[in-house]
RNA sequence: CGAGGUGAACAGACGAUCGCGGGGCCCGUGAGGGUCAUGAGGAAAGUCCGAGCACCGCAGGGCAGGGUGCCGGCUAACGGCCGGUGGAGGCGACUCCAAGGAGAGUGCAACAGAGAUAUACCGCCGGGUUCGUCCCGGUAAGGCUGGAAAGGCGAGGUAAGAGCUCACCCACGGCUUGGCGACUUGUCCGUGAUGUAAACCCCACCCGGUGCAAGAUUGAAUGAGGACGCAUAUGGCUGCCCGUCAUGUCCUUGUAAUCGCUUGAGUCUGCGCGGCAACGCCAGGCCUGGAUAGAUGAUCGUCCAAUACAGAACUCGGCUUAUGGUCACGCUCGCACC
RNA sequence: GGACAAUUAGCUCAGCUGUGAGAGCAUCCGCUUGACGUGCGGAAGGUCACAGGUUCGAGUCCCGUAUUGUCCACCA
Numbered sequence: 001c002g003a004g005g006u007g008a009a010c011a012g013a014c015g016a017u018c019g020c021g022g023g024g025c026c027c028g029u030g031a032g033g034g035u036c037a038u039g040a041g042g043a044a045a046g047u048c049c050g051a052g053c054a055c056c057g058c059a060g061g062g063c064a065g066g067g068u069g070c071c072g073g074c075u076a077a078c079g080g081c082c083g084g085u086g087g088a089g090g091c092g093a094c095u096c097c098a099a100g101g102a103g104a105g106u107g108c109a110a111c112a113g114a115g116a117u118a119u120a121c122c123g124c125c126g127g128g129u130u131c132g133u134c135c136c137g138g139u140a141a142g143g144c145u146g147g148a149a150a151g152g153c154g155a156g157g158u159a160a161g162a163g164c165u166c167a168c169c170c171a172c173g174g175c176u177u178g179g180c181g182a183c184u185u186g187u188c189c190g191u192g193a194u195g196u197a198a199a200c201c202c203c204a205c206c207c208g209g210u211g212c213a214a215g216a217u218u219g220a221a222u223g224a225g226g227a228c229g230c231a232u233a234u235g236g237c238u239g240c241c242c243g244u245c246a247u248g249u250c251c252u253u254g255u256a257a258u259c260g261c262u263u264g265a266g267u268c269u270g271c272g273c274g275g276c277a278a279c280g281c282c283a284g285g286c287c288u289g290g291a292u293a294g295a296u297g298a299u300c301g302u303c304c305a306a307u308a309c310a311g312a313a314c315u316c317g318g319c320u321u322a323u324g325g326u327c328a329c330g331c332u333c334g335c336a337c338c
Numbered sequence: 339g340g341a342c343a344a345u346u347a348g349c350u351c352a353g354c355u356g357u358g359a360g361a362g363c364a365u366c367c368g369c370u371u372g373a374c375g376u377g378c379g380g381a382a383g384g385u386c387a388c389a390g391g392u393u394c395g396a397g398u399c400c401c402g403u404a405u406u407g408u409c410c411a412c413c414a
Stems, first nucleotide, its partner, number of pairs: 001334004005329004010324001012303007020039002023036005041309001045320002048318005053211004060242004065207005070084005085099001086097004100202002105200002107196003121143002123139006151169002154166003170192004174187002178183001215259004223253006233247005266286005272281003339410007348363004356394001365381005387403002390400002
């Protein structure tokens, strides 16, 4: 210098003018006015997971259904995070993995090929023979097809062959060393077993439903039109059954305000303490959007690389996706020079 | 705001992982007709929304993204 890897923070700043939301204080009988500070994000997004909270009488039983899936830890919880194990990719820094079970059972494996979970088409060997490249038997070493063909390779052995035997290697199981564990070390004791579970399934663990349009209170009102039913019915609690609760239900149309609502598993600081880390504990500080036709904006000037993706709607913890430039590394590789 | 569903030819839809993806309507061509229509025969037309993964093999199974559509408050 070039090409990468990992991690981190930021998301314009200042001034002037005009405008909006909710809040405090002041003025006003009131409508309202004045003033002060304050007012979107790292993803507010997708709604993909996990919770809080609320209602369904209790949140119940069974079946069905759904989810997760190496090990240990963290957490309110999780499909998240951290640290390991094993596997895969990369020269490397490093990255990625739905990673239990195919040695319980069932299904599937098109085409090709003799043969797809069991096979003799060609070939090889032995025998027969009516001498017809015919018949019987043995053989998976060789040929062919395929993503996959009965562990691989060499030697012995044999009529020809074959883990039939042996050496080495591979995989699985047993025993064994270390480890909380996934796993691993050794032994060479046994076995040689196709793939597929993001096919059914088995095993382990988890899951009641509905979502703030949940729901609560107050006030007005006990609306209008139509359909069904009078309990072996209809509806709610889960898809079904049990159980349980209610007595009308459904369609069209009409119709308020307040609360829920923002202080919370909150956030910042300490070179605090424990831990490799995620995270936890302790001490101190801070209050930082809450609308309901929906605020958080516009213009100008200066600085400047100042641009991208994008706008809260009950609230948190994650994941995923979109996106601009910047910085750090006692990270890696290559080239050149000293 | 929340809960769901769908995406395959111009339109409406089929399609148990298995050659090269189908039907009806529409379009085009030919025959039939004096002409049009009808009828008969034939043809063309597809990034199976996009991007990854599982599998020997994906329109189909799984995950993510995009687009479109549907439903939901009102006490007693």
Molecule: RNase P RNA; transfer RNA
Organism: Clostridia bacterium